Predicted 3D model of a 71-nucleotide RNA (transfer RNA) from a Minisyncoccales bacterium.
The coordinates come from a structure-prediction model, not an experiment, and the mean pLDDT is 83.
The source organism's lineage runs through Bacteria, Bacillati, Minisyncoccota, Minisyncoccia and Minisyncoccales.
It matches the Rfam family "tRNA". By type it is a transfer RNA.
[in-house]
């Protein structure tokens, strides 16, 4: 320098065009003398920047990061 994957709370992954789900953490509450397990609520993300579309995490395209091959 080129080809291919890939990119969603803190982390690990779903969601294949129509208000973005769950495990773990994390915070508040019960329950215990007290932790821990447990139970009940909460807060928390679509890597930018464009395009198509009535509407995009999703399709298109650039760029930025990561992985892997070629040179």
């Nucleotide at each position: 320098g080129g080809g291919c994957c890939u990119g969603u709370g803190g982390u690990u992954u779903a969601a294949u065009g129509g208000u973005a789900a769950a495990a773990c953490a994390c915070c508040u509450c019960g329950g215990u003398c007290g932790c821990a397990c447990c139970g009940a609520g909460g807060a928390a993300a679509c890597g930018u920047g464009g395009g198509u579309u009535c509407a995009a995490u999703u399709c298109c395209c650039a760029c930025c990061g990561g992985g892997u091959c070629c040179a």